[in-house]
Predicted 3D model of a 102-nucleotide RNA (SAM riboswitch aptamer (S box leader)) from Aquibacillus koreensis. The organism belongs to Aquibacillus, within Bacteria. The coordinates come from a structure-prediction model, not an experiment, and the mean pLDDT is 81.

RNA sequence: AUCUUAUCAAGAGAGAUAGAGGGAAUUGGCCCGAUGACGUCUCAGCAACCAGCCAGUUGGCCCGGUGCUAAUUCCAAUAGGUUAUUACCUUGUAGAUAAGAG
Numbered sequence: 001a002u003c004u005u006a007u008c009a010a011g012a013g014a015g016a017u018a019g020a021g022g023g024a025a026u027u028g029g030c031c032c033g034a035u036g037a038c039g040u041c042u043c044a045g046c047a048a049c050c051a052g053c054c055a056g057u058u059g060g061c062c063c064g065g066u067g068c069u070a071a072u073u074c075c076a077a078u079a080g081g082u083u084a085u086u087a088c089c090u091u092g093u094a095g096a097u098a099a100g101a102g
Stems, first nucleotide, its partner, number of pairs: 002101007013043005021032003026077004044069003049065002052061003073094001079090004
């Protein structure tokens, strides 16, 4: 790299650095960004997948391993449905994260 399973409507930002693009990819929207985004580092926080501890039947805790901290995975894309013209719901594809397999 690949495969399997689970989750993806909630939650959580400051400082330093750096200097032009960024929001995974394609297309179309819509946003963020020189009032400094994205990235990186430090600290802090969120969460509870794994580990650990407690309880004892699926719950609590958070010192460890990950992950995350604009917008639902920012929205749409395939198929179907509701509504009655603009929205909504389900589903598929793709993706992200965790645990496992190999």